Predicted 3D model of a 106-nucleotide RNA (Guanidine-I riboswitch aptamer) from Desmospora activa DSM 45169.
[in-house]
RNA sequence: CAGGAGGGUGCCUAGGGUUCCGCUUCCCCUUUGGGAAGGUCUGGUCCAAGCGGUACCAACACCUGUAAUAAAGGUGUACACCGUGGGGACAAAAGCCCCGUGCGGC
Numbered sequence: 001c002a003g004g005a006g007g008g009u010g011c012c013u014a015g016g017g018u019u020c021c022g023c024u025u026c027c028c029c030u031u032u033g034g035g036a037a038g039g040u041c042u043g044g045u046c047c048a049a050g051c052g053g054u055a056c057c058a059a060c061a062c063c064u065g066u067a068a069u070a071a072a073g074g075u076g077u078a079c080a081c082c083g084u085g086g087g088g089a090c091a092a093a094a095g096c097c098c099c100g101u102g103c104g105g106c
Base pairs, nucleotide, nucleotide: 007057008056009055010054011053012052015047016046020044021043022041023038024037025036026035027034028033059077060076061075062074063073064072082104083103084102085099086098087097088096
């Protein structure tokens, strides 16, 4: 200097908004109830981390095994992630998704 790789999924958390539930206010109503508004309503459902957690799978290295880098099994590895821009979806928003790892830094 150039190329490649830095993986996937489940469950959760920080966080997120407001479709549904609940709650609040107002109106209707004999009433079980109905309608409207409110997320500057703690919440439940829901969404949720490249940089948070955990588990499993995959990958790689070594070992056992084998005719064999076969199958099967075992041990281990997986660093850093600070600042920040634009766009997108679902009802809506976000630490979600996308932008040759978005850009700068490591």